[in-house]
RNA sequence: AGGCGCGUAGCUCAGAUGGGAGAGCACUACCUUGACGCGGUAGGGGUCAGCGGUUCGAGUCCGCUCGCGCCUA
Numbered sequence: 001a002g003g004c005g006c007g008u009a010g011c012u013c014a015g016a017u018g019g020g021a022g023a024g025c026a027c028u029a030c031c032u033u034g035a036c037g038c039g040g041u042a043g044g045g046g047u048c049a050g051c052g053g054u055u056c057g058a059g060u061c062c063g064c065u066c067g068c069g070c071c072u073a
Stems, first nucleotide, its partner, number of pairs: 001072007010025004019056001027043005049065005
């Protein structure tokens, strides 16, 4: 320098074919306990890496940039 893959909650990851942003763990409150833990109920938490484009509508499609990994030179 070129090619490929990945980037979504604090962490690990889903999200067929463009239309509701989600699960588990973690966190907070309450119940339970002498107390902690376990268990139960409820709740908070997101610039879907960034910018632009296509579209009535983008996490999803297209382009560029950034970061990480792999391959080629």
Model confidence (mean pLDDT): 81 of 100. This is a predicted structure of a 73-nucleotide RNA (transfer RNA) from a Deltaproteobacteria bacterium. Its Rfam family is "tRNA". It is annotated as a transfer RNA. About the family: Transfer RNA (tRNA) molecules are approximately 80 nucleotides in length.